[in-house]
RNA sequence: GCAAACCCGCCGAAAGGCGGGGGCGCAGAGCCACGGGGCUACCGCGACGCGAUCGCCACGCCAGCCGGGCCGCCA
Numbered sequence: 001g002c003a004a005a006c007c008c009g010c011c012g013a014a015a016g017g018c019g020g021g022g023g024c025g026c027a028g029a030g031c032c033a034c035g036g037g038g039c040u041a042c043c044g045c046g047a048c049g050c051g052a053u054c055g056c057c058a059c060g061c062c063a064g065c066c067g068g069g070c071c072g073c074c075a
Stems, first nucleotide, its partner, number of pairs: 001026002006021006024064001028071001030070003034067003037062003044056004
């Protein structure tokens, strides 16, 4: 310096994000979804007792999961 969980408000189908409070931690817990991995499943496809539910699926999300790229601080 940043800021977890949790709480409040807002956005979102959700994952999750933003703001405020709050600090678990982090010597880059700075930025980037390029690779790996994970999360959600609106839309779509399929199943079914076709009422609801279930399965598959990122175009969504996670950088505080890892790798990588860029920028950066101290000794």
RNAcentral holds the sequence, with entries from MGnify. The RNA shown here (c-di-GMP-I riboswitch aptamer) has 75 nucleotides and comes from a soil metagenome. The prediction has a mean pLDDT of 90.